Context: one part of a larger RNA
RNA sequence: UUGGGCGUAAAGAGCACGUAGGUGGCUUAUCAAGUCAGGUGUGAAAUCAUUAGGCUUAACCUGAUAAUUGCACUUGAAACUGAUUAGCUUGAGUCCAGAAGAGGAGAGUGGAAUUCCUAGUGUAGCGGUGAAAUGCGCAGAUAUUAGGAGGAACACCAGUUGCGAAGGCGGCUCUCUGGUCUGUGACUGACACUGAGGUGCGAAAGCUAGGGGAGCAAACAGGAUUAGAUACCCUGGUAGUCCUAGCUGUAAACGAUGGGCACUAGGUGUAGGGAGUUAUCAACUCUCUCUGUGCCGAAGUUAACACAUUAAGUGCCCCGCCUGGGGAGUACGGCCGCAAGGCUAAAACUC
Repeated sequence: UUGGGCGUAAAGAGCACGUAGGUGGCUUAUCAAGUCAGGUGUGAAAUCAUUAGGCUUAACCUGAUAAUUGCACUUGAAACUGAUUAGCUUGAGUCCAGAAGAGGAGAGUGGAAUUCCUAGUGUAGCGGUGAAAUGCGCAGAUAUUAGGAGGAACACCAGUUGCGAAGGCGGCUCUCUGGUCUGUGACUGACACUGAGGUGCGAAAGCUAGGGGAGCAAACAGGAUUAGAUACCCUGGUAGUCCUAGCUGUAAACGAUGGGCACUAGGUGUAGGGAGUUAUCAACUCUCUCUGUGCCGAAGUUAACACAUUAAGUGCCCCGCCUGGGGAGUACGGCCGCAAGGCUAAAACUC
């Protein structure tokens, strides 16, 4: 291994695109590979099963039958799967008309604030803490006014709001650009779903090269605290944080919940559309409807917590993963990486 599972007990790959493969809507005709039915041959004997007989019985032995669920050939059937053929439009897609958005890339630009510099006013403190001290300050600080420099982040709006596959995305303007939703008709005519390998994207930290450096701040230094204090608190402070070009490829990458389709009570918010109603238009009101996002809750599920049309309910298709704890996400080997390390992945032993 069969099986049973994967929100929290072990277990959904971080996310997508897509190859092979698996699976696949409605109707027609043909074929007959799968499928189903019949026939023939074969399926050694013994064993097993049923039955009859022989040893006084039994074990044992002998005969007959059955079975040997299979394979091959052959004759048919044509519902289903498959193949071929001809079509269809509801799945999927395209066009058209609208709509919203912190979706992405590049360029430009704005104000508040911190810091620094210059100048003015001004004088002895400032700062910091539980309390202090280190620190800064009569070489004029802190405070305040004016001017300048530079970097980074964008208060209010802001909302369990929006967008994106995920990571993630928030001042404003322009250029380029991806996706989504709604409505009605037209078009293509199953073109679909999933996806082993593969490819791409992928927070922060880290690495390479070159810039940049205001604030913050690993390391580090000092001051405190303490029995000690390699910490928590304070004063400083370098990598880094920012930009460009590459690398890394991991996270509690979480909804700890893979993707798709269908079905199964409701109630109530909210975002983007559409249709109708109201009172002729419009704001508004109410009703219906599609898409998203929350809360509550029936049936059902669940070990419980809880989930409940955004399912963890009921089914189908495809992929990934789990199989007692430790050893161990380690060793060895392989592949990748500049390195840090990543991916793959045991065993002895032990409980």

Predicted 3D model of a 351-nucleotide part of an RNA (small-subunit ribosomal RNA, central domain) from an uncultured bacterium.
Rfam family: Bacterial small subunit ribosomal RNA. Its family is annotated with structural constituent of ribosome and ribosome in the Gene Ontology.
The full RNA is in RNAcentral, with records from Greengenes.
The prediction has a mean pLDDT of 88.